This is a predicted structure of a 99-nucleotide RNA (c-di-GMP-I riboswitch aptamer) from a Pseudomonadota bacterium. Its mean pLDDT, the model's own confidence on a scale to 100, is 84. Of the family's consensus pairs, 90% are formed in the model. Rfam family: c-di-GMP-I riboswitch aptamer. From the family's description: GEMM was predicted in a large-scale screen for bacterial structured RNA regulatory elements. Genes associated with GEMM are involved in a diverse array of functions, including chemotaxis regulation, signal transduction, secretion and chitin.
[in-house]
């Protein structure tokens, strides 16, 4: 230096729930708290996942006008451009020193 991860050492982060914020949500921050992690450190670069503000179709329902064409709301559903690294790959950095 790689590899590896031990009833080692010193240490580190921080689920779930909880207050505050920000956001349309999903979800981020900041505190408290510890479920568990050898990378639960970093990148959003593949793939899975979640959200649907926006924009779409079409279909129901209600009103509007009414010859048609439509036009508004509410629901249904379809789209990230938006989340997520503690879901897996993948990229970069990284403590120790048993075997």
């Nucleotide at each position: 230096g790689u590899a590896u991860g031990a009833c080692a050492a010193a240490g580190g982060c921080a689920c779930a729930c909880u207050c505050g914020u920000c956001g349309a949500a999903a979800g981020g921050c900041g505190g408290g708290g510890u479920c568990g992690c050898a990378a639960a450190g970093c990148c959003a670069c593949c793939g899975a996942u979640c959200u649907a503000a926006g924009g779409g179709u079409u279909c129901g329902a209600a009103c509007c006008a009414g010859g048609a064409c439509g036009g508004u709301u509410c629901g249904a559903u379809c789209u990230a451009u938006g989340a997520c690294c503690g879901c897996g790959g993948g990229g970069c950095c990284g403590c120790c020193g048993a075997c």